[in-house]
Model confidence (mean pLDDT): 82 of 100. This is a predicted structure of a 119-nucleotide RNA (SAM riboswitch aptamer (S box leader)) from a Chloroflexota bacterium. It matches the Rfam family "SAM riboswitch aptamer (S box leader)". About the family: The SAM riboswitch is found upstream of a number of genes which code for proteins involved in methionine or cysteine biosynthesis in Gram-positive bacteria. Rfam links the family to the GO term regulation of gene expression. It was read from a public genome assembly, where an Rfam model found it.
RNA sequence: CGCUCAUCAAGAGGGGUGGAGGGAACGGCCCAGUGAAGCCCCGGCAACCUUCGGCAAACCGGUUUUUGGUUUGAGAGUUGGUGCCAAUUCCGGCAGACCGUGUGUCUGAGAGAUGAAGG
Numbered sequence: 001c002g003c004u005c006a007u008c009a010a011g012a013g014g015g016g017u018g019g020a021g022g023g024a025a026c027g028g029c030c031c032a033g034u035g036a037a038g039c040c041c042c043g044g045c046a047a048c049c050u051u052c053g054g055c056a057a058a059c060c061g062g063u064u065u066u067u068g069g070u071u072u073g074a075g076a077g078u079u080g081g082u083g084c085c086a087a088u089u090c091c092g093g094c095a096g097a098c099c100g101u102g103u104g105u106c107u108g109a110g111a112g113a114u115g116a117a118g119g
Stems, first nucleotide, its partner, number of pairs: 001119001004116005013042005021031003026092003043085003048081002051076002055073007089111001094108005099102001
């Protein structure tokens, strides 16, 4: 960088440095000198991968009465890897459905983000 799959309505911020931007892009609407981004430190959230030990189920093996292994499910929130800590992915665009015809509601697509596996 592109591909596949899963998730995206919940959750969690202080300090230092820095000095004007940030919320992906566009249109909105917001955040920001009562200090943006970036960087550093500390803290936290979460449970994608990993880890843990027992439980349940299935399967496989040993063995002769419970023992080992694998997978899955539920669990812990932990050994490590990420990620995240304003606003639903902040909202919208494109398509469709509905009736109450609106700054409407809902569903889906697209785009994006994160993780995992492989290229």
Of the family's consensus pairs, 94% are formed in the model.